Overview: This is a predicted structure of a 93-nucleotide RNA (c-di-GMP-I riboswitch aptamer) from Candidatus Aquidulcis sp. The sequence was found by an Rfam model in a public genome assembly. Its mean pLDDT, the model's own confidence on a scale to 100, is 84. It matches the Rfam family "c-di-GMP-I riboswitch aptamer". Gene Ontology term of the family: cyclic-di-GMP binding.
RNA sequence: GGUCUGAAAAAGCAAACCCGGCGAAAGCCGGGGACGCAAAGCCAACGGGUCUAAAGUCUCGCACGCGGAGACCAAGACGGCUGGGCUACCGCG
Numbered sequence: 001g002g003u004c005u006g007a008a009a010a011a012g013c014a015a016a017c018c019c020g021g022c023g024a025a026a027g028c029c030g031g032g033g034a035c036g037c038a039a040a041g042c043c044a045a046c047g048g049g050u051c052u053a054a055a056g057u058c059u060c061g062c063a064c065g066c067g068g069a070g071a072c073c074a075a076g077a078c079g080g081c082u083g084g085g086c087u088a089c090c091g092c093g
Base pairs, nucleotide, nucleotide: 005093006090012037013036017032018031019030020029021028022027035080041086042085043084046083047082048081049078050077051076056072057071058070059069060068
C1' cells in the first nucleotide's frame, strides 16, 4: 500500500409520517422528522425482481353518440429488493 472483517472516534445518509410542489400513476423534488444504513454514495440500455399503465391494442356492455369496465403492454418507477460494476472516511485486531 491492497483485500476481507468492522472495535473505537469524527463525520455522513435519512424510513414511516406531516407540509408544499411535479406526475395519469408508480414515484420524485424541497422542508420538517429519524426507522434504520459500513457504502442507505453513483450506475435502471450490464442482469434478475417488484410496482405503475397515461398513450396504444384487444374484449365486454351500450341509448351507436359518448363515456364505463376488464386484459395486455415500459427505453415510466424502485439502487433503502437483489446480482454486479465504479468511487470512497477511519484504523483496535